Notes
The RNA shown here (c-di-GMP-I riboswitch aptamer) has 90 nucleotides and comes from a soil metagenome. Of the family's consensus pairs, 94% are formed in the model. Rfam family: c-di-GMP-I riboswitch aptamer. Rfam links the family to the GO term cyclic-di-GMP binding. Its mean pLDDT, the model's own confidence on a scale to 100, is 79.

[in-house]
RNA sequence: GCAAACCCGGAGAGAUCCGGGGACGCAAAGCCACGGGACAGGUCGGGCACGCCGCAGGUGGGCGGGCUCGGCAAGUCAGCCGGGUUGUCG
Numbered sequence: 001g002c003a004a005a006c007c008c009g010g011a012g013a014g015a016u017c018c019g020g021g022g023a024c025g026c027a028a029a030g031c032c033a034c035g036g037g038a039c040a041g042g043u044c045g046g047g048c049a050c051g052c053c054g055c056a057g058g059u060g061g062g063c064g065g066g067c068u069c070g071g072c073a074a075g076u077c078a079g080c081c082g083g084g085u086u087g088u089c090g
Base pairs, nucleotide, nucleotide: 001026002025006021007020008019009018010017011016024079030085031084032083034082035081036080037077038076039075042072043071044070045069046068047067048066050064051063052062053061
């Protein structure tokens, strides 16, 4: 010098952010989402089981939400790690 959790006010669908209070910490806890990771939703597809509907016997059909995996596009986190960059008091 900065300021985690938490509290108050505000923005956002959310992750989260901004302001005030507050200090767990931090020698880049300054800045940048480039690689990995985490988080929150959208959309498309696969899988799993469930519920409802009607057809009428076809090892079937339609609808609904749930869990999970993957693709796509757009987000959040720099106080998760790496990298880049500017800088570094006594």